[in-house]
Context: one part of a larger RNA
């Protein structure tokens, strides 16, 4: 890993509850036993037993009263009741007590077994080749008074000495990693008379031993061994749970929890039961303080005027002055979830009323899931007017929803899939090739492949609009000429002459020329400009305002931000207009199958009409197919059961009937009864391969 075969909602209870079905009904009903019957013995039928239990009267703490009581002075009011239906049995959903759908802990306790590994102790034995160093004590000898003492020879053999085999051990590298090994092998390395290494034989026991102390060892995973048993410990977790079909369809929210991945209660789905309620428009009333706007309240804030009062100068002082702070009050111009002298639309509520809708609505009872949401539009808060960011409210959509579109893409946009059709018409969104449908029509724009990512911001891009002002008495551009004097204004400076700076910016001559627009010089010269003539000869110049474009514009294996080719004579952007593609939408044609009413039939099976519906996760209701067995009752079957295997037919479906070959003794159809009743998932279990 496959394939085959086991594999998970059961059983008990005089429990409780609610539905069907039936007996009986003001009553139901009998348990334990016991008789009859039946059998080898049993189950089982029947009968008997009225103990008990439920109901048929409640209230009240009770005493007690009673269709009433109980609080209470109360003939008050309230409260809880009465105004009748239950019981017992079957069957079913569902609780409840139980292992209670199934398979998992780590873990708790109890009774044992363990020191043949290893830890540490006892008892008794064994092993340490060879070399090397040369303590102490002693002898002599020297120095000495000296048998203190020192020195120097000799002898001597001492050490957790030293080197290195055995023997213990592993500090480091390499192989080895389904190994030669569940810890090795190679090399290399420490120890090697000790606190040293072993053999035997005994001890010590799990809430314990034992430990030159690591939470290390106690028999190959030890922070508490190991085996059985309490035991099918518990698991608010995870995983897993088996045939078909038809109808309906959620929740991820509120409010509370040692509560947060869990529960109760309500919400929302479903079934059943009774009721008439219900949605939407329009019409009238109604409660409201959000959007808006507003500045009277309550803050905030800007300018100004005015002025208390502060700061600062001055003065001996009374005071004065202030281009400083600044409240009140006065103008004007604003701000606000927790400001409003106004104030919406939607939305909520009530009435009328018309209209479709109907499985819309309400109560009551049974089953239940959900109570981690996810994204997009709106209005908010947080957070940076940040997140595929958190958290409210309303919608939408996915979840649970296919189907066309957005290349591709749960949440975006169009649209809800009963099943057939090689009919038709649409919606988004498309119509040049890939690729169904126009190289469609008209008017514009764009040149930047913009279109086919982006911003402040910055340009005589391009069209369109509009405002001002100049022009044949000659504008704008070029190109000739002039551009002057007081005067080098005055001050500052070393200097300052139009042209570092600072104050003034007048006069005169003029067609015109500034106390000078840039360039330059130490500072002067020079060069220009505004100004003005001439030349030329129609237009030219500023700023606003749209539309569509340009720069701004760098990222990583390949173009690579149009899906691709490819488009500029658009197939690109705006404006209208025509057609025409396009879904599982809607039509048409036929078929299932649900369910309202209506007919007809006796209420039944059934048949006809008339209208609605069938997406679907958890999840409810319905309704059926198969499987073992058992009861009756009818068949098959060596002229071939059952099972395996090909083939045909059939039913919406779980399936079923035929038939051929194997097979070689059992099987099957009706009705009805009872389950160890349906495999593909559980790192399921076993087997074979």
């Nucleotide at each position: 890993g496959c394939c085959g075969g086991c594999g998970a909602g059961u059983u008990a209870c005089u429990u409780c509850u609610g539905c069907g079905c039936g007996g009986c009904g003001a009553g139901g009903u009998u348990a334990a036993g016991g008789g009859a019957u039946g059998u080898a013995g049993a189950a089982g039928u029947c009968c008997c037993g009225g103990a008990g239990c439920c109901g048929u009267a409640g209230c009240g703490a009770a005493a007690g009263c009673g269709a009433g009581u109980c609080c209470g002075a109360a003939c008050a009011g309230g409260g809880c009741g009465a105004c009748u239906a239950g019981u017992c049995g079957c069957g079913c959903g569902g609780a409840g007590u139980a292992g209670a759908c199934c398979c998992g802990a780590a873990a708790c306790c109890g009774u044992g077994u363990g020191a043949g590994c290893u830890a540490c102790c006892c008892a008794u034995g064994g092993c340490c080749a060879g070399g090397g160093u040369g303590a102490a004590g002693c002898c002599c000898c020297g120095a000495u008074a000296a048998c203190a003492u020192c020195g120097g020879g000799g002898u001597g053999g001492a050490g957790g000495c030293c080197c290195g085999a055995a023997c213990c051990c592993u500090c480091u590298g390499c192989u080895g990693g389904g190994a030669c090994a569940a810890a090795a092998g190679c090399a290399u390395g420490g120890g090697a008379u000790g606190a040293g290494c072993u053999g035997u034989g005994g001890g010590u026991a799990g809430a314990g031993g034992u430990g030159a102390a690591a939470u290390g060892c106690c028999a190959a995973c030890c922070g508490a061994a190991c085996a059985c048993g309490g035991a099918a410990a518990u698991a608010g977790c995870u995983g897993g749970u088996u045939c078909u079909c038809c109808c309906c369809g959620a929740a991820a929210u509120g409010c509370a929890u040692u509560u947060g991945g869990g529960u109760g209660c309500a919400g929302c789905c479903u079934c059943c039961a009774g009721g008439u309620a219900g949605a939407g428009g329009a019409g009238c009333g109604g409660a409201g303080g959000u959007a808006g706007g507003g500045c009277u309240c309550u803050g905030a804030c800007u300018g100004g005027a005015c002025u208390a009062g502060g700061g600062g100068g001055c003065g001996u002082g009374a005071g004065c002055c202030u281009a400083c702070c600044a409240a009140a009050c006065c103008c004007a111009a604003u701000c606000a979830a927790a400001c409003c002298g106004c104030a919406a639309a939607u939305g909520c509520c009530g009435c009328u009323u018309c209209u479709u809708c109907a499985u819309u609505c309400c109560u009551g009872g049974g089953g239940a899931g959900u109570g981690u949401g996810a994204c997009u539009g709106u209005g908010g808060g947080g957070g940076a007017u940040a997140a595929g960011c958190u958290u409210c409210a309303u919608g939408g959509u996915c979840g649970a929803g296919a189907g066309g579109g957005a290349a591709a893409c749960a949440g975006c946009c169009c649209a809800g899939a009963c099943c057939a059709c090689c009919g038709g018409c649409u919606a988004a969104g498309g119509c040049c090739c890939c690729u169904a449908a126009g190289u469609g029509c008209a008017g514009g724009c764009u040149u930047a492949g913009u279109g086919u990512c982006a911003a402040a911001g910055g340009a005589a891009g391009u069209a369109g609009g509009g405002u001002c002002g100049c022009a044949c008495a000659g504008a704008c551009a070029g190109c000739c000429a002039g551009g002057a004097g007081g005067u080098u204004g005055g001050c500052u400076u070393a200097g300052a002459a139009g042209c570092a700076g600072c104050c003034a910016u007048c006069c005169u001559u003029c067609a015109a020329a500034g106390a000078g627009u840039g360039c330059g010089u130490a500072a002067c010269a020079g060069c220009u400009c505004a100004c003005u003539g001439g030349u030329c000869g129609a237009g030219g110049g500023a700023c606003c305002c749209u539309g569509c474009g340009c720069c701004g514009a760098c990222a990583a294996u390949u173009u690579a931000c149009c899906g691709g080719g490819g488009c500029u004579c658009a197939a690109g952007c705006c404006u209208g207009c025509c057609g025409c593609c396009g879904a599982a939408g809607c039509c048409g044609u036929g078929g299932u199958c649900c369910u309202u009413c209506c007919c007809c039939g006796u209420u039944a099976a059934g048949g006809g009409g008339a209208g609605g519906g069938a997406g679907g996760u958890a999840g409810g209701g319905g309704a059926g197919c198969g499987u073992u067995c058992c009861c009756u009752g009818g068949g098959c079957a060596g002229c071939g059961a059952a099972g395996c295997u090909g083939g045909a037919c059939u039913g919406u479906a779980a399936g079923g009937u035929c038939u051929g070959g194997u097979g070689g003794a059992g099987c099957c159809c009706a009705g009805g009864g009872a389950a160890g009743u349906g495999a593909g998932a559980a790192u399921g279990c076993c087997g074979g391969c």